Model confidence (mean pLDDT): 79 of 100. This is a predicted structure of a 148-nucleotide RNA (FMN riboswitch aptamer (RFN element)) from Ruegeria atlantica. The organism belongs to Ruegeria, within Bacteria. It was read from a public genome assembly, where an Rfam model found it. It matches the Rfam family "FMN riboswitch aptamer (RFN element)". Its family is annotated with FMN binding in the Gene Ontology.
RNA sequence: CGCUGUUCUCAGGGCGGGGCGAAAUUCCCCACCGGCGGUAUGCGGGCGUUGACCCGUAAGCCCGCGAGCGGCCCCGGUUUGCGGGGUGUCAGCAGAUCUGGUGAGAUGCCAGAGCCGACGGUUACAGUCCGGAUGAAAGAGAACGUGC
Numbered sequence: 001c002g003c004u005g006u007u008c009u010c011a012g013g014g015c016g017g018g019g020c021g022a023a024a025u026u027c028c029c030c031a032c033c034g035g036c037g038g039u040a041u042g043c044g045g046g047c048g049u050u051g052a053c054c055c056g057u058a059a060g061c062c063c064g065c066g067a068g069c070g071g072c073c074c075c076g077g078u079u080u081g082c083g084g085g086g087u088g089u090c091a092g093c094a095g096a097u098c099u100g101g102u103g104a105g106a107u108g109c110c111a112g113a114g115c116c117g118a119c120g121g122u123u124a125c126a127g128u129c130c131g132g133a134u135g136a137a138a139g140a141g142a143a144c145g146u147g148c
Base pairs, nucleotide, nucleotide: 004145005144006143007142008141009140010139016030017029018028019027031128032127033117034116035065036064037063038062042057043056044055045054046053047051060115061114068093069092070090071087072086073085074084075083076082097113098112099111100110101109119131120130121129
């Protein structure tokens, strides 16, 4: 340094102003927010090598992943619906980007204009409130160890 084992730690942000109304952080107008890994023409750094180089960092809407819902299986039962457990070798929901510019190369940079956001609850429809959740988890890191 690479592979690998065990344990531990960490691992999500956002309704501010106004309007209508009996009632809305849920509607309307203006706002606000953006998990994890990958990718790179931006940004920062490096150099006997100035490179389509190396390192770090950089996408909500490019690729993939996660939680949630749904499906399936099992159990209970007050039996068409409820409760509990399991399952991603179930991908069904699982969202959403274009135009112009630069350039060898851009859905990533610059400019502009757009778009998206589980489930349950609620005096009124929720990305932002409350709840499952002091949960789970993509993954990130640390310690100790094994083998090469």